[in-house]
RNA sequence: GCCCGUGUAGCUCAGCUGGAAGAGCGCCUGCCCUACAAGCAGGGAGUUGCGGGUUCGAGUCCUGCCGCGGGUA
Numbered sequence: 001g002c003c004c005g006u007g008u009a010g011c012u013c014a015g016c017u018g019g020a021a022g023a024g025c026g027c028c029u030g031c032c033c034u035a036c037a038a039g040c041a042g043g044g045a046g047u048u049g050c051g052g053g054u055u056c057g058a059g060u061c062c063u064g065c066c067g068c069g070g071g072u073a
């Protein structure tokens, strides 16, 4: 260089046939406890890598670029 895969919450990852985003862990608050942990209840957090296109509608389809991983001479 070329080919393939991948990029979604702080981290690890789901997201089906395009109908508008969720889980676990972590974090915060309260309860419990002398206190901490555990447990219970509740809560916040997202320009879905960056642009463009298609569509009534895009995390999802198409495309350029960027990052990461793998393959190949």
Stems, first nucleotide, its partner, number of pairs: 001072007010025004019056001027043005049065005